Bacterial RNase P class A from a Syntrophomonadaceae bacterium, 358 nucleotides, folded computationally. Model confidence (mean pLDDT): 77 of 100. Lineage of the source: Bacteria > Bacillati > Bacillota > Clostridia > Syntrophomonadaceae. Rfam family: Bacterial RNase P class A. Its Rfam clan is "RNaseP clan".
[in-house]
RNA sequence: CAAGCAGGCUGAGCAGCCGCGGGGGCGCCGUUGGCACCCACGAGGAAAGUCCGGGCUCCACAGGGCAGGGUGCUGGGUAACACCCAGUGGGGGCAACCCCAAGGAAAGUGCCACAGAAAUCAAACCGCCAUCCCCCCGGGAUGGUAAGGAUGAAACGGUGCGGUAAGAGCGCACCAGCGGCCAGGUGACUGGCCGGCUAGGCAAACCCCACCUGGAGCAAGACCGAAUAGGAGGGAAGAUGAAGCGGCCCGCUGAAUCCCUCGGGUUGGUCGCUGGAGGCACCGGGCAACCGGUGCCCUAGAUAGAUGGCUGCUGCCCCGCAAGGGGAACAGAACCCGGCUUACGGCCUGCUUGAAAC
Numbered sequence: 001c002a003a004g005c006a007g008g009c010u011g012a013g014c015a016g017c018c019g020c021g022g023g024g025g026c027g028c029c030g031u032u033g034g035c036a037c038c039c040a041c042g043a044g045g046a047a048a049g050u051c052c053g054g055g056c057u058c059c060a061c062a063g064g065g066c067a068g069g070g071u072g073c074u075g076g077g078u079a080a081c082a083c084c085c086a087g088u089g090g091g092g093g094c095a096a097c098c099c100c101a102a103g104g105a106a107a108g109u110g111c112c113a114c115a116g117a118a119a120u121c122a123a124a125c126c127g128c129c130a131u132c133c134c135c136c137c138g139g140g141a142u143g144g145u146a147a148g149g150a151u152g153a154a155a156c157g158g159u160g161c162g163g164u165a166a167g168a169g170c171g172c173a174c175c176a177g178c179g180g181c182c183a184g185g186u187g188a189c190u191g192g193c194c195g196g197c198u199a200g201g202c203a204a205a206c207c208c209c210a211c212c213u214g215g216a217g218c219a220a221g222a223c224c225g226a227a228u229a230g231g232a233g234g235g236a237a238g239a240u241g242a243a244g245c246g247g248c249c250c251g252c253u254g255a256a257u258c259c260c261u262c263g264g265g266u267u268g269g270u271c272g273c274u275g276g277a278g279g280c281a282c283c284g285g286g287c288a289a290c291c292g293g294u295g296c297c298c299u300a301g302a303u304a305g306a307u308g309g310c311u312g313c314u315g316c317c318c319c320g321c322a323a324g325g326g327g328a329a330c331a332g333a334a335c336c337c338g339g340c341u342u343a344c345g346g347c348c349u350g351c352u353u354g355a356a357a358c
Base pairs, nucleotide, nucleotide: 001354002353003352004351005350006349007348008347009346010345012314013313014312015311016310017309018308020042021041023039024038025037027035028034029033044330048341049340051339052338053337054336055335056217057216058215059214063250064249065248066247068213069212070211071210072209073087074086075085076084077083088102089100090099091098092097103208104207108206109205110202111201112200125149126148127145128144129143130142131141132140133139134138157175158174159173160172161171162170176198178195179194180193181192182191183190184189221271222270223269224268231262232261233260234259235258236257243253244252278297279296280295281294282293283292284291285290316327317326318325319324
């Protein structure tokens, strides 16, 4: 200097004038309210996607099971998670690093097209060997074989040596797989020794196993006010149990009336609605995620939906010797929080690889 990998910060600042939102203060007035002034605060790192997990509310006093759904290596973190951290195994990359739908194929069922002889309890198309026969260039029959070739994504372990009629784990060496024993580790797993030679793939197929799991959702829900049609129809039973819970069963609670359908009225206001699994700094523990302690702080709550406009200076980026000129990405809360994914301008830090120079 170039190419990459991982992470962090920020998303303009100050001043003036005018103008918005809710809160607080103070003054005045014609006082359930209005007017004027002052103070502090006022869109995000993703507010997006709605893919997960919860808090909260209601069914509702709400249990057990089946079915359904979700997750799937080990350990830890967390309110919880499919998230995060650390590790194990596998894959990609020269590497820094990144990715994994990562339990079970010996419980069962199923699929592997075409090609090929043959794709699970298999198989001989071309070949090789032995014996016999013939019309003896060659061909046929019987037996053995799966090392060589062909087909395919994959052919019942791989490479090499010996051996054999020709071959073959038939034997041996190394490797992979499977099983046993020992050692290390909380564990996933790893290492060593021994053994007979070998038991395809797919479960992101149905399934089996382990663990988790009510439903609906802030347009949840609560209250106030107002209005209408004190409407119409149907059903069940009546404590020997209406009704209730996403589906079913059991169980439980429990109404002196309830449920269902159609139709009509109210489209008003208040709460929920922001003090939290909260933020910042420091210290301690831990490899880390994170946890604990001390101190300080309160940072939008709108409801047709608020943050703006103008001017000047400064800062940042780009071009330029300078003067000067130009530019500023992705993008707006609507109950809240923890993640993941996607979009994006500028700056900084660490690491990897390559080249050159000193």